[in-house]
Context: one part of a larger RNA
RNA sequence: ACCGGCGAGUUACGUUAACGUGCCAGGUUAAGGUGGAAAGACCGGAGCCGCAGCGAAAGCGAGUCUGAACAGGGCGCACGAGUACGUUGACGUAGACCCGAAACCAAGUGACCUACCCAUGUCCAGGUUGAAAGUGCGGUAAAACGCACCGGAGGACCGAACCCAUGUAUGUUGAAAAAUGCUGGGAUGAGGUGUGGGUAGCGGUGAAAUUCCAAACGAACUUGGAGAUAGCUGGUUCUCUCCGAAAUAGCUUUAGGGCUAGCCUCGGAAGUUAAGGAUCGUGGAGGUAGAGCACUGUUUGGACUAGGGGCCCGUCUUGGGUUACUGAAUUCAGAUAAACUCCGAAUGCCACUGAUCUUGUUCCGGGAGUCAGACUGCGAGUGAUAAGAUCCGUAGUCGAAAGGGAAACAGCCCAGACCACCAAUUAAGGUCCCUAAAUAUGUGUUAAGUGGAAAAGGAUGUGGGAUCGCACAGACAACUAGGAUGUUGGCUCAGAAGCAGCCACCAUUCAAAGAGUGCGUAAUAGCUCACUAGUCGAGUGAUCCUGCGCCGAAAAUGUAACGGGGCUAAACACAUUACCGAAAUUGUGGAUCCGACCUUUGGGUCGGGUGAUAGGAGAGCGUUCUAAGGGCGAAGAAGCCAGACCGCAAGGACUGGUGGAGCGCUUAGAAGUGAGAAUGCCGGU
Numbered sequence: 001a002c003c004g005g006c007g008a009g010u011u012a013c014g015u016u017a018a019c020g021u022g023c024c025a026g027g028u029u030a031a032g033g034u035g036g037a038a039a040g041a042c043c044g045g046a047g048c049c050g051c052a053g054c055g056a057a058a059g060c061g062a063g064u065c066u067g068a069a070c071a072g073g074g075c076g077c078a079c080g081a082g083u084a085c086g087u088u089g090a091c092g093u094a095g096a097c098c099c100g101a102a103a104c105c106a107a108g109u110g111a112c113c114u115a116c117c118c119a120u121g122u123c124c125a126g127g128u129u130g131a132a133a134g135u136g137c138g139g140u141a142a143a144a145c146g147c148a149c150c151g152g153a154g155g156a157c158c159g160a161a162c163c164c165a166u167g168u169a170u171g172u173u174g175a176a177a178a179a180u181g182c183u184g185g186g187a188u189g190a191g192g193u194g195u196g197g198g199u200a201g202c203g204g205u206g207a208a209a210u211u212c213c214a215a216a217c218g219a220a221c222u223u224g225g226a227g228a229u230a231g232c233u234g235g236u237u238c239u240c241u242c243c244g245a246a247a248u249a250g251c252u253u254u255a256g257g258g259c260u261a262g263c264c265u266c267g268g269a270a271g272u273u274a275a276g277g278a279u280c281g282u283g284g285a286g287g288u289a290g291a292g293c294a295c296u297g298u299u300u301g302g303a304c305u306a307g308g309g310g311c312c313c314g315u316c317u318u319g320g321g322u323u324a325c326u327g328a329a330u331u332c333a334g335a336u337a338a339a340c341u342c343c344g345a346a347u348g349c350c351a352c353u354g355a356u357c358u359u360g361u362u363c364c365g366g367g368a369g370u371c372a373g374a375c376u377g378c379g380a381g382u383g384a385u386a387a388g389a390u391c392c393g394u395a396g397u398c399g400a401a402a403g404g405g406a407a408a409c410a411g412c413c414c415a416g417a418c419c420a421c422c423a424a425u426u427a428a429g430g431u432c433c434c435u436a437a438a439u440a441u442g443u444g445u446u447a448a449g450u451g452g453a454a455a456a457g458g459a460u461g462u463g464g465g466a467u468c469g470c471a472c473a474g475a476c477a478a479c480u481a482g483g484a485u486g487u488u489g490g491c492u493c494a495g496a497a498g499c500a501g502c503c504a505c506c507a508u509u510c511a512a513a514g515a516g517u518g519c520g521u522a523a524u525a526g527c528u529c530a531c532u533a534g535u536c537g538a539g540u541g542a543u544c545c546u547g548c549g550c551c552g553a554a555a556a557u558g559u560a561a562c563g564g565g566g567c568u569a570a571a572c573a574c575a576u577u578a579c580c581g582a583a584a585u586u587g588u589g590g591a592u593c594c595g596a597c598c599u600u601u602g603g604g605u606c607g608g609g610u611g612a613u614a615g616g617a618g619a620g621c622g623u624u625c626u627a628a629g630g631g632c633g634a635a636g637a638a639g640c641c642a643g644a645c646c647g648c649a650a651g652g653a654c655u656g657g658u659g660g661a662g663c664g665c666u667u668a669g670a671a672g673u674g675a676g677a678a679u680g681c682c683g684g685u
Base pairs, nucleotide, nucleotide: 001685002684003683004682005681006680011094012093013092014091015090016089017088018087019086020085021084022083023082026049027048028047032043033042034041053060054059063075064074065073066072097235098234100232104225105224106223107222108221109220115199116198117197118196119195120194121193122192123191124189126158127157128156129154134149135148136147137146138145162186163185164184167182168181169180170179201217203213204212210219238620239619240618241617242616243615248261249260250259251258252257262370263369264367265366266365267364268363269362270361275359276358277357278356279355280354281352282351283350284349290343291341292340296337297336298335300333301332302331303330307326308325309323310322311321312320313319373398374397375396376395377394378393379392381390382389403414404413405412418590419589420588421587423586424585425584429580430579431578432565433564434563438577440576441575442574443573444572445571451567457551458550461548462547463546464545465544466543467542468541469540470539478535479534480533481532482531484508485507486506489503490502491501514529518527519526591610592609593608594607595606596605597604598603621674623671624670625669626668627667628666629665631663632662639658640657641656642655643654645652646651
């Protein structure tokens, strides 16, 4: 891992509701007894529930309590249905659907491992060093002291046994649940070790590490309390049918739990021209969007000006004059607001003896689940007008929804799957190939592969629409020619002559020509422009609005920013006609539920429904056993194997083989009643 078996809402008592049965203002017995093969029979009325309530109670009683009350008020009566048993749903008390802690407590068992201690034994090759003391000699007044010999000290040295474990390699499903190899430390000591004994878990022991106490010790192990408790995780076994949620509010030592309400389901009841819903009509309330500045705030510029400041005059005083200062109020113009409003929608909301369409609505009772929601559009807040962010409102979808489209893609677009069909029509979206259907039609646009990712900003890209100039008395562009004189204007300056700078910017001749547009020179010179004439011969220039494009444009495995091929349309815009395209719609047949009608009670016709998680309700299949009835079986039971049969399904027949002795069916009943999941348990492979 697979296969097989086992494996989870039970039982007792009580409460409550529904249903069934009996009796009914009553219902019913319990213990116990009688009795019998067996009893659900008979006796037993104690007790319980109901028939009356009110009061804390005494108590009174269709009333009673409060109260001084004959008041008022509260709860009752008037308005009567229960009770016993059974079945089912749910709840309570019990382990209470099953498995699962870490822990807590009690009584015991452990010091054969290990820690420390006690008693008694035992072990430590060999080598080295050479303390004290001692002796002799020297030395001294005597000592001290020195030298030599002797001596054999030491948690001394080197190093086996023995004990340990420094580094490293191997080992790591090992040879081994801690070892092996090499290397290393101690090795007469706080040494090693044998045997016997002691200390026990709220404890012992500890050269102290929470270390050790029999291979897991911050409190051992075993058994018991015990099925501890688990608002937590996991699991919870056959089928079909009907309906079908919630992820919200309030409260909560509450926030991943609960209770009540909301939303679902089942039963009963009420209303029926009523009630719920939609649209219209009519009548209302309102202060949002917008707008506005009349209020409250904010705010720009001007006018006017009290006051203040500066300066000046002065009789220093109160005053007078003045101003590139400041400036309230007033006034004009222009703005601004979620907590401003002189105004003010659209929607939405409320109501109606209103109209039309439609189908639900409310109450009582049984059963729930839900209390982590998600995204998208629209309206706000928070945030950075960030987030697949967060928090509200509102609608939708997902959740609990399959199908088609969006390449793929819970929440987007289309559309809600009862079943069958090798029938038809469409939706969104598409129609060159992959790939079903137009290489469709018409008119334009785009040249960027734009389409098929992006801003400020930039640009004679190109299409459309305007407006204003110039132009056959010849425009724009190009070419030819001119572009002069006073004058080198004045000043400045080394110089300044159109062209460093400052001032002025006149006049003349002209077709025209600036006291000069740029280049240039040290300054001149030179080139050029404005301006003019000629040549040429028809458009030319500027601005604004707008369609589609261009640049701006750099990222990490590999093209990789159309799904791909590829496309100049197979791109974009507008218009048109076809076609494809889903479980939508239609057709045909069938199933089932609800309603109406008909009915020979078999059913039929018509209309409408039948996606679904949590969950509610209904109807069934199968397994084991029991009772009764009726059957099968050696002419072969159960079980097993095979097969193209029947039933919507759970499932059920039949035939053949195998097997070799028991087993179905009908109607009732009772359950150890259905397995794929629980890191499930046991066995096998």